[in-house]
RNA sequence: ACAUUUCAGCAGCCGAAGUCGUUCUGCGUUCCCGCAGCACGGCGCGGGGAACCCAAUGCCGUGGUGCACGGGCAGCGCGGCUGGGGCGUAUGGCGGUGGGAGACCGCUGCCUAGGCCACUUCUCAGGCCGAGCCCGUCAGCUAACCUCGCAGGCAAGGGGAAGGGCGAU
Repeated sequence: ACAUUUCAGCAGCCGAAGUCGUUCUGCGUUCCCGCAGCACGGCGCGGGGAACCCAAUGCCGUGGUGCACGGGCAGCGCGGCUGGGGCGUAUGGCGGUGGGAGACCGCUGCCUAGGCCACUUCUCAGGCCGAGCCCGUCAGCUAACCUCGCAGGCAAGGGGAAGGGCGAU
């Protein structure tokens, strides 16, 4: 110096939200150097827009028409209701309640698709979330191409099996 084995120890979480470099500014007493911030760039992670092809076009009330007659189906006229989309696990169902003739709109309870819990996977147990925000009448998919973000909030350690990482000792 390298390799192997054994024992002990160590490793933060949700989220795409990391890392390196350069100029400038500020702070750490000056220098070296370090920390922080803005801007720019490389790598990395994540999102949106955007062809061909393919795909796609609601409900209530009312008045006729056609078919059927098991008392319904289709389409047309008039009036009313509901725009559509993105990030995200955050969907959907059954109730209660207020407004309305109804379609619907508001509030709310229980459940639920789905998501999370400390190196990774499986499993058992236990626990939690099942929101919020944005665009602004517009965007399905989508190659080339164009463009945006890299925040914010927290403080955990259960059992079993298998498999890894680090190297001051």

The RNA shown here (c-di-AMP riboswitch aptamer (ydaO/yuaA leader)) has 169 nucleotides and comes from an Opitutia bacterium. The organism belongs to Opitutia, within Bacteria.